[in-house]
């Protein structure tokens, strides 16, 4: 310098046009002498950033940023 992959809750990851989900972790409650485990409820998200397309974008297009891989 060129090509490719990934970026979503604290963490690990789904979701590929109709608008946010799971596991784990966290908080509260029940249970227990206490802890752990189990059960119930809850909180936690400008979907990497900026534009564009669309009635509507995490999803499609362009650019940029970060990490990783390949080639020179």
């Nucleotide at each position: 310098c060129g090509g490719g992959a990934u970026g979503u809750a604290g963490c690990u990851c789904a979701g590929c046009g109709g608008a946010a989900g799971a596991g784990u972790g966290c908080u509260a409650g029940u249970u227990u002498u206490g802890g752990g485990a189990a059960c119930u409820a809850g909180a936690a998200g400008u979907c990497a950033u900026g534009g564009g397309u669309u009635c509507g974008a995490a999803c499609c297009c362009c650019a940029u940023c970060a990490u990783c891989c390949c080639g020179a």

A computed fold for a 72-nucleotide RNA from a Verrucomicrobiia bacterium, annotated as transfer RNA. Rfam family: tRNA. Rfam classes the family as a transfer RNA. Gene Ontology term of the family: triplet codon-amino acid adaptor activity. The coordinates come from a structure-prediction model, not an experiment, and the mean pLDDT is 82. The source organism's lineage runs through Bacteria, Pseudomonadati, Verrucomicrobiota and Verrucomicrobiia. The RNAcentral record of the sequence draws on ENA.